The RNA shown here (SAM riboswitch aptamer (S box leader)) has 142 nucleotides and comes from a Planctomycetota bacterium. It matches the Rfam family "SAM riboswitch aptamer (S box leader)". From the family's description: The SAM riboswitch is found upstream of a number of genes which code for proteins involved in methionine or cysteine biosynthesis in Gram-positive bacteria. Gene Ontology term of the family: regulation of gene expression. The model forms 97% of the base pairs in the Rfam consensus. Its mean pLDDT, the model's own confidence on a scale to 100, is 76. Taxonomically the source falls in Planctomycetota (Bacteria, Pseudomonadati).
[in-house]
């Protein structure tokens, strides 16, 4: 590095030192000289593994029972060890699909009725939801 599983619209900032840039890439929109990003300190959040308690299930205990062990075990409690994390949902979009069988987000574009400031068609664009892809985190496997 590869792979498979599981979350990624909760949460969590102060302090020195630096001194331009930064958010990965494109477009947006954001953060920075009131010092960003990045380093070390120190605090925080959270709770993925561990790990202790409960509750289930399995063997074992000749058979009850107490009890031991182990689990593809849990919408439970605790803990903070071992990692993570502390601007913006991974900050938004990127690729695909769906926006309808009376109706039920807008926006111009053509056409057709129609002449009133409308009405339906058509493919779009934009939002919207919904999925993938990629990354992050974690946790196993090789």
């Nucleotide at each position: 590095a590869a792979c498979u599983c599981a979350u990624c619209c909760a949460g969590a900032c102060c302090a020195g030192c630096c001194g331009a840039g930064g958010g990965a890439c494109g477009g947006g929109c954001c953060c920075g000289a009131c010092g960003a990003c990045g380093c070390u300190g120190g605090g925080g959040c959270a709770a993925c593994c561990a790990c202790g308690c409960c509750a289930c299930g399995a063997u074992c205990g000749a058979c009850c029972a107490a009890g031991a062990u182990c689990g593809c075990c849990g919408a439970g409690c605790g803990c903070a060890g071992g990692u993570g994390c502390c601007a913006a949902c991974u900050c938004c979009c990127g690729c695909g699909g769906c926006u309808a069988g009376c109706c039920c987000u807008u926006c111009g574009u053509g056409c057709u009725c129609g002449u009133g400031u409308g009405a339906g068609c058509a493919a779009g664009g934009a939002g919207g939801c919904c999925g993938a892809a990629a990354g992050a985190u974690g946790a196993g496997u090789c």